Model confidence (mean pLDDT): 85 of 100. This is a predicted structure of a 478-nucleotide part of an RNA (small-subunit ribosomal RNA, 3' major domain) from a metagenome.

Context: one part of a larger RNA
RNA sequence: UGACGGGGGCCCGCACAAGCGGUGGAGCAUGUGGUUCAAUUCGAUGCAACGCGAAGAACCUUACCGGGGUUUGACAUGCAGGGGAAUGUCCUAGAGAUAGGGCCGCCUCGCAAGAGGUCCCUGCACAGGUGCUGCAUGGCUGUCGUCAGCUCGUGUCGUGAGAUGUUGGGUUAAGUCCCGCAACGAGCGCAACCCUUGCCCUUAGUUGCCAUCAGGUCAUGCUGGGAACUCUAGGGGGACUGCCGUUGAGAAAACGGAGGAAGGUGGGGACGACGUCAAGUCAUCAUGGCCCUUACGUCCCGGGCUACACACGUGCUACAAUGGCCGGUACAGACGGAUGCGAACUCGCAAGAGUAAGCCAAUCCUAGAAAGCCGGUCUCAGUUCGGAUUGAGGUCUGCAACCCGACCUCAUGAAGGUGGAAUCGCUAGUAAUCGCAGAUCAGCACGCUGCGGUGAAUACGUUCCCGGGCCUUGUACA
Numbered sequence: 001u002g003a004c005g006g007g008g009g010c011c012c013g014c015a016c017a018a019g020c021g022g023u024g025g026a027g028c029a030u031g032u033g034g035u036u037c038a039a040u041u042c043g044a045u046g047c048a049a050c051g052c053g054a055a056g057a058a059c060c061u062u063a064c065c066g067g068g069g070u071u072u073g074a075c076a077u078g079c080a081g082g083g084g085a086a087u088g089u090c091c092u093a094g095a096g097a098u099a100g101g102g103c104c105g106c107c108u109c110g111c112a113a114g115a116g117g118u119c120c121c122u123g124c125a126c127a128g129g130u131g132c133u134g135c136a137u138g139g140c141u142g143u144c145g146u147c148a149g150c151u152c153g154u155g156u157c158g159u160g161a162g163a164u165g166u167u168g169g170g171u172u173a174a175g176u177c178c179c180g181c182a183a184c185g186a187g188c189g190c191a192a193c194c195c196u197u198g199c200c201c202u203u204a205g206u207u208g209c210c211a212u213c214a215g216g217u218c219a220u221g222c223u224g225g226g227a228a229c230u231c232u233a234g235g236g237g238g239a240c241u242g243c244c245g246u247u248g249a250g251a252a253a254a255c256g257g258a259g260g261a262a263g264g265u266g267g268g269g270a271c272g273a274c275g276u277c278a279a280g281u282c283a284u285c286a287u288g289g290c291c292c293u294u295a296c297g298u299c300c301c302g303g304g305c306u307a308c309a310c311a312c313g314u315g316c317u318a319c320a321a322u323g324g325c326c327g328g329u330a331c332a333g334a335c336g337g338a339u340g341c342g343a344a345c346u347c348g349c350a351a352g353a354g355u356a357a358g359c360c361a362a363u364c365c366u367a368g369a370a371a372g373c374c375g376g377u378c379u380c381a382g383u384u385c386g387g388a389u390u391g392a393g394g395u396c397u398g399c400a401a402c403c404c405g406a407c408c409u410c411a412u413g414a415a416g417g418u419g420g421a422a423u424c425g426c427u428a429g430u431a432a433u434c435g436c437a438g439a440u441c442a443g444c445a446c447g448c449u450g451c452g453g454u455g456a457a458u459a460c461g462u463u464c465c466c467g468g469g470c471c472u473u474g475u476a477c478a
Stems, first nucleotide, its partner, number of pairs: 001478002003475003007472007015462002019426005026317008034308002042053002064303007073126001077125007088103006106117004128292002131290003137286002139281003142277001144275001149188006155164003168179003194269004199237007209226002213224003240263001243257005319419001323378007336365002340359002345354003385416001390411007432454007
């Protein structure tokens, strides 16, 4: 100087408390451990691994296993020799990769000889490796933590390691600001600048809008028209403790008030200091070293990654009446669409099929939002709750749904009556609850990422648990 203390002081955080809803019990989905297996590819392992890499394993993917092939190779560049274009298409063998054969058959320059290009064969250099080492590395990332810290120059003090500044008195979300001070300044962080949302003005008015006027319809901005309103997207204004009062040290600031759409960082996002964990990744990529080179490379078929006495994590659906079922009826936002979205019509109980308008999209389509509201029914039961499991029949995607897809219909109707010890999230348009969209994607979503609808309760407080910041103290630690 740090680190540590079941030392002290001050302070903060959904850290506790006050509340609301869960997990832990059930069934299923999914990931992991374990076990099994020819293989169940590999990585991630307290917080910070476990719906994680994977924004989508039937084949492919795929790295694993079995079998069948191949050796200048699936891929790149160069040299030498030889040959003809090659792709394609057809036949035969084969599970296919592939092998044999037939057909069609080169391009540019040049009169030609020839040269060049492209492809194939042979040979040589070499390719190739998701093989090892993340404890050799780059890059990227997690984490403490959006915590308020981490440092430097000069000066001063100390023999020195170092200290000071950065401590102290206040204050703040903040090393934020003020005052004081052997310090005076500065840098990286904080804040602001960026995006979005909330109010207003202005410009513009189609594909969006419809107040006023007119026409038309069973009805609808449907039509003429309008430029007000909504909205869209450009520009600008607006919030700064700016104003008033009180407190405070005539400070910084705090509290209350006015005005205002918004008030003290308005809400949300992006943004992550010096560093820590030899944290994670050699399987995104790149890369040193080591290793393989008729194989640890590469091609193909089939299987596996989907196994199943069990254990754990994360979720979904429930256990019902604030509910289930039936009928009627209302209101979003954001996104996507050409091998695409697909209206309307017809068929089908339905999944869907047939035909097909419009739309490269403020125009057309996905598209019915759902919870909600109105009416009816059920009457507390393992039920008209719950839907697992199983049987049968189908639909769709795709070369192909046996291993191993999703969905529909009929039948079946399991556990489950609110969950032990323990444990998690959340402070406001939040929790809870309700649906919608998108990426990936042929198909496959209870996951993920976004979007809107409805919309709470509680916070006395900081004694305690956890994590962190500053000062101080002790130390057998470095």